[in-house]
RNA sequence: GGGCCCAUAGCUUAGUCUGGUGGAGCGCCUGUCUUAUAAGCAGGUGGUCGGGGGUUCAAAUCCCCUUGGGCCCA
Numbered sequence: 001g002g003g004c005c006c007a008u009a010g011c012u013u014a015g016u017c018u019g020g021u022g023g024a025g026c027g028c029c030u031g032u033c034u035u036a037u038a039a040g041c042a043g044g045u046g047g048u049c050g051g052g053g054g055u056u057c058a059a060a061u062c063c064c065c066u067u068g069g070g071c072c073c074a
Base pairs, nucleotide, nucleotide: 001073002072003071004070005069006068007067010026011025012024013023020057027045028044029043030042031041032040050066051065052064053063054062
């Protein structure tokens, strides 16, 4: 220098192919239960979808640029 893959909640991740309300588990908070803690139960809390731009009525998703990480080729 060239190619491919990954980035979504505090953590692990689904959703991307085929555009149409961003979900789950763990966690965290409150209550209940208990002598107390844990577990259980009830309720609550969560995201500029790495960043910028474009297309569209509508973008995590499609297009372009770019940042970080990984792999391969030279």
Molecule: transfer RNA
Organism: Candidatus Woesearchaeota archaeon